[in-house]
Molecule: c-di-GMP-I riboswitch aptamer
Organism: Halobacteroidaceae bacterium
RNA sequence: CUCUGAAAAUGGCAAACUCGUCGAAAGGCGGGGACGCAAAGCCACGAAUCUAAGGCUAAAGCUAAGAUGGUCGGGCUGCCGGA
Numbered sequence: 001c002u003c004u005g006a007a008a009a010u011g012g013c014a015a016a017c018u019c020g021u022c023g024a025a026a027g028g029c030g031g032g033g034a035c036g037c038a039a040a041g042c043c044a045c046g047a048a049u050c051u052a053a054g055g056c057u058a059a060a061g062c063u064a065a066g067a068u069g070g071u072c073g074g075g076c077u078g079c080c081g082g083a
Base pairs, nucleotide, nucleotide: 002083003082004081005080012037013036017032018031019030020029021028022027035070041076042075043074045073046072047071048068049067050066054063055062056061
């Protein structure tokens, strides 16, 4: 440097649910809580998905400039073991 995660070690993160709070919502943040995770560390760049305040519309509805990194791909960084 590349590949890899069978058995270990040291640590880490934290789904659902719940309380508080912010938000039009999706959802975010903080406390509790652990289903899981070897990148469940970071980045909305591509795809996908969610929401639709505002805008458009006669209405139905459409629309991301809003979201999701614990959906997949890509980029950057990184602990331990093995080859």